[in-house]
RNA sequence: GUGCAGGCCGGGUGACCGCGGGCGUGCCGCUGCGGCGGCGCGCUCGAGGAAAGUCCGGACACCGAAGGGCAGGACGCUGGGGAAACCCCAGACGGCGAAAGCCGAUGGAAAGUGGCACAGAAAGGAGACCGCCGGCGCUGUCAGCGCCGGUAAGGGUGAAACGGUGGGGUAAGAGCCCACCAGCGCCGUGGUGACACGGCGGCUCGCCAAACCCCGUCCGGUGCAAGGCGAAGCAGGUUCCGUUGACGCGGCCCGCCGAGGAACCGGGUACGCCGCUCGAGCCGCAGGGCAACCUCCGGCCCAGAUAGAUGGUCACCCACGACAGAAUCCGGCUUACAGGCCUGCUACGGAA
Numbered sequence: 001g002u003g004c005a006g007g008c009c010g011g012g013u014g015a016c017c018g019c020g021g022g023c024g025u026g027c028c029g030c031u032g033c034g035g036c037g038g039c040g041c042g043c044u045c046g047a048g049g050a051a052a053g054u055c056c057g058g059a060c061a062c063c064g065a066a067g068g069g070c071a072g073g074a075c076g077c078u079g080g081g082g083a084a085a086c087c088c089c090a091g092a093c094g095g096c097g098a099a100a101g102c103c104g105a106u107g108g109a110a111a112g113u114g115g116c117a118c119a120g121a122a123a124g125g126a127g128a129c130c131g132c133c134g135g136c137g138c139u140g141u142c143a144g145c146g147c148c149g150g151u152a153a154g155g156g157u158g159a160a161a162c163g164g165u166g167g168g169g170u171a172a173g174a175g176c177c178c179a180c181c182a183g184c185g186c187c188g189u190g191g192u193g194a195c196a197c198g199g200c201g202g203c204u205c206g207c208c209a210a211a212c213c214c215c216g217u218c219c220g221g222u223g224c225a226a227g228g229c230g231a232a233g234c235a236g237g238u239u240c241c242g243u244u245g246a247c248g249c250g251g252c253c254c255g256c257c258g259a260g261g262a263a264c265c266g267g268g269u270a271c272g273c274c275g276c277u278c279g280a281g282c283c284g285c286a287g288g289g290c291a292a293c294c295u296c297c298g299g300c301c302c303a304g305a306u307a308g309a310u311g312g313u314c315a316c317c318c319a320c321g322a323c324a325g326a327a328u329c330c331g332g333c334u335u336a337c338a339g340g341c342c343u344g345c346u347a348c349g350g351a352a
Stems, first nucleotide, its partner, number of pairs: 001348001003345007011317007019046012048323001052334002055332005060223004067254004072219005077091005092106001093104004107214002112212002114208003129155002131151009163181006182204001184201007227274004236265006248256001281300004286295003318321001
């Protein structure tokens, strides 16, 4: 120099001005005397590794007993982790690579159904197209043709042709017989297990389940515009369904509940507060574990807006700055990304 794997950073410092939250405080206003509002001042906090896609899984909230069954859906090697997961770690097996390593929806095809295009004679308990071999007949004599039969070794088609290679055997052939290999079954050993290794057996069994299906595990629905409280305002009308049970829980049925419900027209409002950010949280140390991760101890508080804040100017420095910005929250996955740093490993070359 090259390749592979993993981790980290994502312009910095200072000054001034500005914006949003919290705490304190001064003045003013209101007050039901608890406070609330306005304008200032001080202190403090203020986007990301993906805040993104909304693809999985949850927390939380509401909905009728989140009751049963059917249907439907998701997942699928083994062990572990985790609240769970289309998540993570370790391993097994298969494929790729010279290696480090990478990739894999990887249960079941001797339960059943189905499919296997084109080509090909034949696409699954198959198949004589060419060829090979035997017999008979004819022409005839190195042979050809016809008929009957044997044959899956060879050719040809195909993604795939009913195990592979070699030997024996035979008229020619064939697991017909034998050795090894592959596969299947049983036993033994090792392993928690997936599985691996060894022995024995009879002799051979195609592929597709991201086709239906079978087996196992799991799954109610709607999403913070969930949902709750307060304030203000308004005007009803028409049609239909319903105590013979509507609406309510989604596709259907059963069960439950028990009086309103649906559509359209018209009218009003679109304000405040809560939910709301302390959480499966972050950092450090130690211990357990190969690891994911878990535990003990100590420390920390880290945006909560509601037309939606995190910006601007100047100075200096450097590698000259990418992708992109919260909107209930969290764990993942995926995608985008200028530039830079660190660690471990592989093979080759060079130097010592």
Bacterial RNase P class A from Gaiella occulta, 352 nucleotides, folded computationally. Its Rfam family is "Bacterial RNase P class A". By type it is a ribozyme. The model forms 96% of the base pairs in the Rfam consensus.